Small-subunit ribosomal RNA from a mine metagenome, 1463 nucleotides, folded computationally. Its Rfam family is "Bacterial small subunit ribosomal RNA". Model confidence (mean pLDDT): 85 of 100.

RNA sequence: AGAGUUUGAUCCUGGCUCAGGACGAACGCUGGCGGCGUGCCUAAUGCAUGCAAGUCGCACGCACCGUGCUUGCACGGUGAGUGGCGCACGGCUGAGUAGCACGUGGAUCACCUGCCCCACGGUGGGGGAUAACGCCGCGAAAGCGGCGCUAAUCCCGCAUACGCUCCGAGGAGGAAAGCGGCAACGCGCCGUGGGAGGGGUCUGCGGCCCAUCAGGUUGUUGGUGUGGUAACGGCGCACCAAGCCCGCGACGGGUAGCUGGUCUGUGAGGACAGACAGCCAGACUGGGACUGAGAAACGGCCCAGACUCCUACGGGAGGCAGCAGCAAGGGAUUUUCCGCAAUGGGCGCAAGCCUGACGGAGCAACGCCGCGUGCGGGACGACGGCCUUCGGGUUGUAAACCGCUUUUGGGGGGGAUGACACGGACCGUACCCUCCGAAUCAGGCUCGGCUAACUCUGUGCCAGCAGCCGCGGUAAGACAGAGGAGCCAAGCGUUGUCCGGACUGACUGGGCGUAAAGGGCACGCAGGCGGUGCGACAAGUGGUGUGUGAAAGCGCUGGGCUUAACCGAGCGAGGCCAGGCCAAACUGUCGCACUGGAGCCAUGCAGAGGGUGGUGGAAUUGCCGGUGUAGUGGUGAAAUGCGUAGAGAUCGGCAGGAACACCAAGGGAGAAAUCAGCCACCUGGGCAUGUGCUGACGCUGAGGUGCGAAAGCGUGGGGAGCGAACUGGAUUAGAUACCCAGGUAGUCCACGCCAUAAACGAUGGACGCUCGGCAUCUGCGCGCUAUCAACGCGCGGGGGUGCCUCAGCUAACGCGCAAGCGUCCCGCCUGGGAACUACGAGCGCAAGCUUAAAACUCAAAGGAAUUGACGGGGGCCCGCACAAGCAGCGGAGCGUGUGGUUUAAUUCGACGCAACGCGCAGAACCUUACCCAGAUUUGACAUGUGACUGCAAGCCGCUGAAAGGCGGACGCCUUCGAGGGUGUCACACAGAUGCUGCAUGGCUGUCGUCAGCUCGUGUCGUGAGAUGUUGGGUUAAGUCCCGCAACGAGCGCAACCCCUACGGUCAGUUACAGGUGUCUGGCCGGACUGCCGAUUAUCGGAGGAAGGCGGGGAUGACGUCAAGUCCGCAUGGCUCUUACGUCUGGGGCGACACACACGCUACAAUGGUGCGGACAGCGCGCAGCGACCGUGCGAGCGGGAGCGAAUCGCCAAACCGCACCCCAGUGCAGAUUGGGGGCUGCAACUCGCCCCCAUGAAGGCGGAGUUGCUAGUAACCGCGUAUCAGCCAUGGCGCGGUGAAUACGUACCCGGGCCUUGUACACACCGCCCGUCACGUCAUGGAAGUCGGGAACGCCUGAAGUCCGUGGGCUGACCCUCCGCGAGGGGGGAGGCAGCGGCCGAGGGCGGGUCCGGUGACUGGGACGAAGUCGUAACAAGGUAGCCGUACCGGAAGGUGCGGCUG
Repeated sequence: AGAGUUUGAUCCUGGCUCAGGACGAACGCUGGCGGCGUGCCUAAUGCAUGCAAGUCGCACGCACCGUGCUUGCACGGUGAGUGGCGCACGGCUGAGUAGCACGUGGAUCACCUGCCCCACGGUGGGGGAUAACGCCGCGAAAGCGGCGCUAAUCCCGCAUACGCUCCGAGGAGGAAAGCGGCAACGCGCCGUGGGAGGGGUCUGCGGCCCAUCAGGUUGUUGGUGUGGUAACGGCGCACCAAGCCCGCGACGGGUAGCUGGUCUGUGAGGACAGACAGCCAGACUGGGACUGAGAAACGGCCCAGACUCCUACGGGAGGCAGCAGCAAGGGAUUUUCCGCAAUGGGCGCAAGCCUGACGGAGCAACGCCGCGUGCGGGACGACGGCCUUCGGGUUGUAAACCGCUUUUGGGGGGGAUGACACGGACCGUACCCUCCGAAUCAGGCUCGGCUAACUCUGUGCCAGCAGCCGCGGUAAGACAGAGGAGCCAAGCGUUGUCCGGACUGACUGGGCGUAAAGGGCACGCAGGCGGUGCGACAAGUGGUGUGUGAAAGCGCUGGGCUUAACCGAGCGAGGCCAGGCCAAACUGUCGCACUGGAGCCAUGCAGAGGGUGGUGGAAUUGCCGGUGUAGUGGUGAAAUGCGUAGAGAUCGGCAGGAACACCAAGGGAGAAAUCAGCCACCUGGGCAUGUGCUGACGCUGAGGUGCGAAAGCGUGGGGAGCGAACUGGAUUAGAUACCCAGGUAGUCCACGCCAUAAACGAUGGACGCUCGGCAUCUGCGCGCUAUCAACGCGCGGGGGUGCCUCAGCUAACGCGCAAGCGUCCCGCCUGGGAACUACGAGCGCAAGCUUAAAACUCAAAGGAAUUGACGGGGGCCCGCACAAGCAGCGGAGCGUGUGGUUUAAUUCGACGCAACGCGCAGAACCUUACCCAGAUUUGACAUGUGACUGCAAGCCGCUGAAAGGCGGACGCCUUCGAGGGUGUCACACAGAUGCUGCAUGGCUGUCGUCAGCUCGUGUCGUGAGAUGUUGGGUUAAGUCCCGCAACGAGCGCAACCCCUACGGUCAGUUACAGGUGUCUGGCCGGACUGCCGAUUAUCGGAGGAAGGCGGGGAUGACGUCAAGUCCGCAUGGCUCUUACGUCUGGGGCGACACACACGCUACAAUGGUGCGGACAGCGCGCAGCGACCGUGCGAGCGGGAGCGAAUCGCCAAACCGCACCCCAGUGCAGAUUGGGGGCUGCAACUCGCCCCCAUGAAGGCGGAGUUGCUAGUAACCGCGUAUCAGCCAUGGCGCGGUGAAUACGUACCCGGGCCUUGUACACACCGCCCGUCACGUCAUGGAAGUCGGGAACGCCUGAAGUCCGUGGGCUGACCCUCCGCGAGGGGGGAGGCAGCGGCCGAGGGCGGGUCCGGUGACUGGGACGAAGUCGUAACAAGGUAGCCGUACCGGAAGGUGCGGCUG
């Protein structure tokens, strides 16, 4: 730092995915040690048990125990109690809270502060009550009551008061406590001031989401007064005023403790807030106060509620979000441990006591860090495993084996620091020494690409994998196992989450013509931004120093644990912070000035700019009248329609509505929508010129307001033409369309709505800057022509509209007064679908518009360009492609092949062209691969090893259908060891026409004998790629010429090769009587723009046997069709091996209701038949061809010369001549069948060919359709030959004989070549693809309802409690008074309490609304699914160009109307 994934390929856009780091984790497999950390993220759910806050006898009384003695006292201890201090700290948690809660900086003249420190002053004198305790009583308990006694550092007066508080400035009010000690003194106490530390309150700034939450608020905002508080304040109350907050986001909703920091990131940023630390909040839920310096108090109180427990049913008790622990929830989170030794805290003078804070230990690989499981040697590369091309490779120096060491481990010994008297839980721990022994210790994941690591086997779209792309359908590096390898390592993987990669929300650092994205257009409030000069200020800005930014953390330096993690130290870094000083360029603010921005004025100019009123002609239609007669109209063709009741045509007249030909233009105007006859009136904007005027008055513009095509809506008019819907006629498989005939809304006018369009330049507005050329509209200046003017022309300069282009930009296309270079402002985008949708809201009469999601789903969706392919696109050009012709096929019978059917089997393959007389150039057996049956197993065939073997084949006999089996005779050589051969047994192996032509080689078909297909270098392009190969000509041809950023080259074309046509020459087996030669063979010549004309290619012409490739053949480019062939052969893999091999007999491949393909023979007279006559070439022949003779009607047979062949033989027919037939299913045609023969062969039944006699079928020239052929061709005629015993050959391959017709031409069908165009196609039009319907799955909207939750509101009720009132009951300090000698009693009595009343008040009840969620019969659309139904809408002019808005209509895509766009 990037990578994978859209395409055939490319560039771009864009999403998805991966590699990294991190974690309070969990899960799977595995697990040796140590150090340091961390450990309920869920149910702020409920909790058994124990512990977590007490202490002080130097404040006090009592009880008990002990000791002492002076016998009621002292001392010591224990216990509860009074009193003091603490319990507001520490510890836990994150529910609530969007708040001055937190962070940061300030304010407090608006405040408090126990203990601690400093300072000053004081501590005199009286009184009172009450726990404990005693007695009595109630209760199950918890606990409570009555009477009585008592102390104090408990409570209350009096005195005093520097300072304190109040004040009317005269004054008034207000304290105290003692204890210990022999003492000195110590500890306390009271008042006051100050400090330190801690807090309260106020405040600037900062930090979440939703605007589908836009208005909120009545103590609300302010004032006056009063209350309240430590303190300001509407904090509370009374009255007065009507304010206050909000687009810089109030109010509402959702979510959330905040921070230091943590993770990530280069950074900016993003995410997070567990541990540690600061702050806040909470303590079962809600409310409340008391005490106190401090609480609205976690282990206090009261009340209400829920829950749990006890109960004698009357009442009571409780609050682990302290430490451990339990249950529950959950994927998941520990010991009911040790100790106060250390640190810290409370109390105490102290000793000390308490401390689940804390220090430690335990559990857990949960994390980080460190260590180990050994080190060195060791090849003959051992065994085993795996692979193999069988040679070997690999595991692998790995092991064994040799040597060494001892971290860890085990045994033994010593033994700390932590403690500055004593005191160590950890702990006999860390650490050190010593002994033993390689001994105790390796796994996990991965290996198709990304991404490092490959083979075998199994499996066979199965089982499975998968982060993305994607693997798996018989050779899977992707599944599973194995071997091997890679990466990490006491861990390794997976899952989840965060950041990163992602410049994919872009401040750093993105975009908006066509990819997502410019608002339809304008005006304009707020806001943002803003010309030139001078001066001032100093808010922004810059500099400097100050304060602060806790500690920890982070960075650096050095240090301590053996290292590290970890820990401690120093320094640094960290703010949009605060206030001080300095600067004044820039921004800002203020002031003065300026004119160039902007505006104004004057004079002119162009224009379909807007509005109103009038007016004109042409045309359509209708009506009236005339003339006139049979049609008209319409279409691809028709029909519906109109017309003899007189249409259409034509002439005249009249009526009405709408639109304005020519001018007219890529012309003009307007902000856009839009604007067109002519005239008048009213009116907006623009431009030019000018010495003029104002003096920055400007630009943009969220909201807002106005305008806004067509369609549509309301009311009222109008209605000629056109014309959704609708009707009819056509078309069609259908035709709810396209075409035709009609036709209603509407189109028009007035007024009012609607507010959308492909409202487009798919390009927001403004300003400045940046080469040129051409055209055009419109002003001005100058010049020329002209008598002036006009007009025209030229030059200069201004405003507008276009085209081409430089630079630059762009992914490219392209832009080029911008889409370049800059500034300002606004709008908008962030993958595709769902979705221009739902819900909510606003607007609308409605239609609907605006705003605008999510679930779910996909790995893409896209833009531009490239190469192809394709088009019912275009251009050019070929081909028996059509046309022109000739002969056929398709009908018949037969032959052959195929499908189908049948069968025991009808072996297999070939399937549009390019399968079907094809593999088959020869199926009776054989062939033969199929079926039935019978046999056989080292095999019918090859090679090798071991053992055994005188024995096989052939012959004979028996058996059998044969193969085979059994038996017999014969039987070679020998050196008697053996060798060779043969056979048997055993083992390797043979064998397979078994499968896969989708594993292959080779060969072949096809496009196509078409003219194409490529390469090197160069050039162009970011690239795919282009250029060359395109263009102008020409050719059969990418053949050649010319031109050209190309220049060359290769494979193809052509030529070279063969046959043939003419001539020459040589030779002469054969032919001929000979010479010879038209015959055979060889060689050579000849045709090449060589000659003439036109300009080259090329065309025309002459000569010539032959001309412009003379005719024919061979020859088949890069490639395409997973074309064909595993059954020609070869071959990988798989499969069968007493059979899927082998042998044999028989059958089948020859079946037959049908269908197709290719042929043969015909249907006749251009013929048939009979008789007679003539002329070829290619070939073939010894198991052969066979003359000739004989014989048979004939096939043939019997003889048989010649010939291994230019020598002999096979060997012609159509044709010609003469006859007959006379148009008839015939004297045509020959199928079929009967009979009789011949030939081949082991054998002609299934199933051969031929001959003779007889039989004589269909068939009278063939529907739709379709084939071949352009000259020695078609057609007709026969001949030969391969295979072959014979032949089902009418087939194949060749040969000659006779021998035509036609081609105007390239519109059309088919195929092809080149260029171009469009494309949504690229397995490429047999492509792609749309919508309804049907089925399945999933998520979601609506919905009568129904269920639950939240926050308010209104009314009722109202606990505790503060406050207020009352207070007849209770109490009563001090004082006064009366009675009493006294003790005491009575009365008065401030105050306090209960009770009662009132305000507030948690909660409860009732009520109507509101928000959110669950569910819901039914219903709406949506997504996906192997495949289904209907059509064909879109992509090529997609067959009616498409698309946008709107309206109507239709099973559906969709159709049509109106207006718009070109994409």